Molecule: transfer RNA
Organism: Patescibacteria group bacterium
Order: sequence, then structure tokens, then C1' cells
RNA sequence: GGGCCUCUAGCUCAUUUGGUAGAGCGCUUCCGUGGCACGGAAGAGGUAAGGGGUUCGAUCCCCCUGAGGUCCA
Repeated sequence: GGGCCUCUAGCUCAUUUGGUAGAGCGCUUCCGUGGCACGGAAGAGGUAAGGGGUUCGAUCCCCCUGAGGUCCA
């Protein structure tokens, strides 16, 4: 320098003919207990790596950029 793959919540990951973004763990509050652990209930938390384009509408399709992984040189 080139090819391919990945990037979604604090972490690990889902999310298909393009149609309002979710789970587990973690976090906060409340209930049970004298307290912890534990169990239960409720809740907060994401401009989907960044930008642009296509479209009525983009996490999803196209282009550029960035980061990581891998292979070739």
C1' cells in the first nucleotide's frame, strides 16, 4: 500500500423483503429482613463509530473517513 470482516446501553450481544431500537449482567429507587446476602416490583440509560448520499422513511442500501481484527505484498 491492497483485499476481507467488525463497530448498536457501562459490559456481552440481539434486531432481514428498509417502517417508532431490545435482552442478559450492571446501575438507581421501593418492598420483604434488625442488617448483609438474596428474592420481588418499578425506573434511568443509546444522535446505532463520524460525515455525506439514495428513499416518504435508514441500525439495515451506496460512498468517504476513523478505530480494531485478519490475510497478501